[in-house]
A computed fold for a 265-nucleotide part of an RNA from a Candidatus Poribacteria bacterium, annotated as large-subunit ribosomal RNA, domain VI.
Context: one part of a larger RNA
RNA sequence: CGUAGGAGAUUUGAGGGGGGCUGUCCCUAGUAUGAGAAGACCGGGAUGGACGAACCUCUAGUGUACCAGUUGUUCCGCCAGGGGCACCGCUGGGUAGCUACGUUCGGAAGGGAGAAGCGCUGAAAGCAUCUAAGCGCGAAACUCGCCCCAAGAUAAGAUCUCCCACUGGGUCAACCAGGUAAGACUCCUCCAAGACUAGGAGGUUGAUAGGCCGGGGGUGUAAGCACAGCAAUGUGUUUAGCUGACCGGUACUAAUAGUCGAGGG
Numbered sequence: 001c002g003u004a005g006g007a008g009a010u011u012u013g014a015g016g017g018g019g020g021c022u023g024u025c026c027c028u029a030g031u032a033u034g035a036g037a038a039g040a041c042c043g044g045g046a047u048g049g050a051c052g053a054a055c056c057u058c059u060a061g062u063g064u065a066c067c068a069g070u071u072g073u074u075c076c077g078c079c080a081g082g083g084g085c086a087c088c089g090c091u092g093g094g095u096a097g098c099u100a101c102g103u104u105c106g107g108a109a110g111g112g113a114g115a116a117g118c119g120c121u122g123a124a125a126g127c128a129u130c131u132a133a134g135c136g137c138g139a140a141a142c143u144c145g146c147c148c149c150a151a152g153a154u155a156a157g158a159u160c161u162c163c164c165a166c167u168g169g170g171u172c173a174a175c176c177a178g179g180u181a182a183g184a185c186u187c188c189u190c191c192a193a194g195a196c197u198a199g200g201a202g203g204u205u206g207a208u209a210g211g212c213c214g215g216g217g218g219u220g221u222a223a224g225c226a227c228a229g230c231a232a233u234g235u236g237u238u239u240a241g242c243u244g245a246c247c248g249g250u251a252c253u254a255a256u257a258g259u260c261g262a263g264g265g
Stems, first nucleotide, its partner, number of pairs: 001152001005163007015149004021049007033038001051106005059100004066093005071086006110144003117137004164264001166178004183260003187203005208254003211250005217243003224237005
């Protein structure tokens, strides 16, 4: 820009993409078959490998804004307690998120058409013949089925809902300008969305983010004081203190203010 008014939702699916792998064991059944050795078709069930997708309950990893321990040095006047630097100084753990080594699921079933092939009926050719007319079966391939995208599919589809036929000009069904409607956008607060865009949640008629409060999870019993000990240290107060992303609550802070947008050949 188009999809012959302007919008908001929900969709159909032309077309395109993905997927399609396979082992072992058990039952049927030691049956059919076979002198025996051996040992099935058909059908049913279980469990794996490789591959793929989603997810984070478990297990495991990471987790440089969480907690603790600890070395050297420097600073806060000193003690105590802390801050900085040293690969996050080093070490032990670890929430969310992201992950696999973890968990769950997938390949299918079924339908159509049909290759080789197997047949039925059946003439030409009184027979015979699967073929000439006609009909049935028949493979991981084809097509539908499963998952994803999809109406710029310009043949531009469909359904539901909302807004209404304003004002001025005009050579008066055109066209031009303006203010609006439903609605949308810029801007702002953000996100399990994200390169930017886009998408999604919100903008005071508000829980969108931060703060604060409560909870969860993590760390592992803070500081100060008291007591015991010459002291290092230990014990009590204290399952403390601290705590990023998690789950809720709460307007304290920040979401101010604006712009566009139909009148229907």

Model confidence (mean pLDDT): 88 of 100. Its Rfam family is "Bacterial large subunit ribosomal RNA". Lineage of the source: Bacteria > Bacteria candidate phyla > Candidatus Poribacteria.